[in-house]
Context: one part of a larger RNA
RNA sequence: CGUAGGAUGUUUGCGAGGAUCUGACUCUAGUACGAGACAUGGGGUUGGACUAACCUCUGGUGUAUCGGUUGUUUCGUCAGGGGCACAGCCGAGUAUCUAUGUUGGGAAGGGAUAAGCGCUGAAAGCAUCUAAGCACGAAGCCUACCUCAAGAUGAGACUAUCCCUAAAGGGUCGUUGGAGAUGACAACGUUGAUAGGCAGCAGGUGUAAAGGCAGUAAUGUCAAAGCCAAGCUGUACUAAUUGCCCGGAAUG
Numbered sequence: 001c002g003u004a005g006g007a008u009g010u011u012u013g014c015g016a017g018g019a020u021c022u023g024a025c026u027c028u029a030g031u032a033c034g035a036g037a038c039a040u041g042g043g044g045u046u047g048g049a050c051u052a053a054c055c056u057c058u059g060g061u062g063u064a065u066c067g068g069u070u071g072u073u074u075c076g077u078c079a080g081g082g083g084c085a086c087a088g089c090c091g092a093g094u095a096u097c098u099a100u101g102u103u104g105g106g107a108a109g110g111g112a113u114a115a116g117c118g119c120u121g122a123a124a125g126c127a128u129c130u131a132a133g134c135a136c137g138a139a140g141c142c143u144a145c146c147u148c149a150a151g152a153u154g155a156g157a158c159u160a161u162c163c164c165u166a167a168a169g170g171g172u173c174g175u176u177g178g179a180g181a182u183g184a185c186a187a188c189g190u191u192g193a194u195a196g197g198c199a200g201c202a203g204g205u206g207u208a209a210a211g212g213c214a215g216u217a218a219u220g221u222c223a224a225a226g227c228c229a230a231g232c233u234g235u236a237c238u239a240a241u242u243g244c245c246c247g248g249a250a251u252g
Base pairs, nucleotide, nucleotide: 001151005163006162007161008160009158010157011156015148016147017146018145021048022047023046024045025044026043027042028041050105051104052103053102054101058099059098060097065092066091067090068089069088070085071084072083073082074081075080109143110142111141116136118134119133164252169246170245171244172243173189174188175187176186177185194239195238196237197235198234199233200232201231203228204227205226211222212221213220214219
């Protein structure tokens, strides 16, 4: 821009893409058959590779979390801290992201067929699956399963809703993240829990400083302490103010 009024939402599916894999064990059964080897078919169990989603578990990551510790410098000194040294080094670790972790998938069915197996059956008094006719038959084909999909210009549908112009509805702007290079997408904007703060909780670290007590002292104890990022719940304390722009009188 189009889809002959403008919107918000929900859809149909022309068509396109993805997936389509396979082993072992076991029951039927040491059975049928057979000299023997040893099954077909049917049922069940459990794997491999591939693939999708996710983070409850097992791990990884976690440079603004907690602790230990060395050297040096600094806060006047002690004590207690801060800076630098690869994050100084070391031990753990929430959220997030993640695989080697967890869960799921390739199941079943329908249609038309291939090779093939047939029924009826003439030409050709017989025979013949074929000539007329009819019934089966594959991981393959069309479906079925998953995803996209009306620019499908053939531009669809809705007895779904809204608006009739200072409109409906969008945008700008702001607080943001389940989104993200930027656009876009999604949530919210006081009729408010969108982010921050605060409170509680979960979770992490591992028992703070000061002081008391015990000990000559190191140290122990009072003490599950103290501190804490991204998590969950709540709470308007702070910031999302007010506005402005587009839209618009016609074959609707």